[in-house]
RNA sequence: GCCUCUAUAGCUUAACGGAUAAAGCAACGGUCUUCUAAACCGUCGAUCUAGGUUCGAUUCCUAGUAGAGGCA
Numbered sequence: 001g002c003c004u005c006u007a008u009a010g011c012u013u014a015a016c017g018g019a020u021a022a023a024g025c026a027a028c029g030g031u032c033u034u035c036u037a038a039a040c041c042g043u044c045g046a047u048c049u050a051g052g053u054u055c056g057a058u059u060c061c062u063a064g065u066a067g068a069g070g071c072a
Stems, first nucleotide, its partner, number of pairs: 001071007010025004018055001027043005048064005
């Protein structure tokens, strides 16, 4: 220098181009308990960035950024 893959919540993963972007763990609050843990109920929290296509984009296209791998 070229090619391929990946980027969604604090972490691990979902999500035919159309639902209020879903779940588990974590965090916080509550119930229970003498206290803690466990259990149960609830709350908070995310689409790497900029454009484009589309009635509609996490999804498709382009460029970039970061990470992983391969070739030279």
A computed fold for a 72-nucleotide RNA from a Chloroflexota bacterium, annotated as transfer RNA. The coordinates come from a structure-prediction model, not an experiment, and the mean pLDDT is 80. Its Rfam family is "tRNA". The family's RNA type in Rfam is transfer RNA. The same sequence occurs in records of 2 taxa. Lineage of the source: Bacteria > Bacillati > Chloroflexota. The RNAcentral record of the sequence draws on ENA.